Model confidence (mean pLDDT): 82 of 100.
The RNA shown here (transfer RNA) has 73 nucleotides and comes from an archaeon.
It matches the Rfam family "tRNA". Rfam classes the family as a transfer RNA. A reference for the family is Lowe and Eddy (1997), "tRNAscan-SE: a program for improved detection of transfer RNA genes in genomic sequence", Nucleic Acids Res.
The sequence was found in a public genome assembly.

RNA sequence: GAGCCCAUGGUCUAGUGGCUAUGACGUCGCAUUCACACUGCGAAGAUCCCCGGUUCGAAUCCGGGUGGGCUCA
Numbered sequence: 001g002a003g004c005c006c007a008u009g010g011u012c013u014a015g016u017g018g019c020u021a022u023g024a025c026g027u028c029g030c031a032u033u034c035a036c037a038c039u040g041c042g043a044a045g046a047u048c049c050c051c052g053g054u055u056c057g058a059a060u061c062c063g064g065g066u067g068g069g070c071u072c073a
Stems, first nucleotide, its partner, number of pairs: 001072007010025003018056001027043005049065005
């Protein structure tokens, strides 16, 4: 320098045009226990990497950028 792939709560992840963005772990509260753990119930937590475009409508499609990974030179 070239090609391909990825970026979504603290971490991992589902969602490929349309309700209030899914679940797990973690965190917090309540119940349970003498207490802790386990377990059950509930809650908080993401402007979907950034900018622009298409569309009635974008996490999703398109262009550019940033960061990361793989391959080639």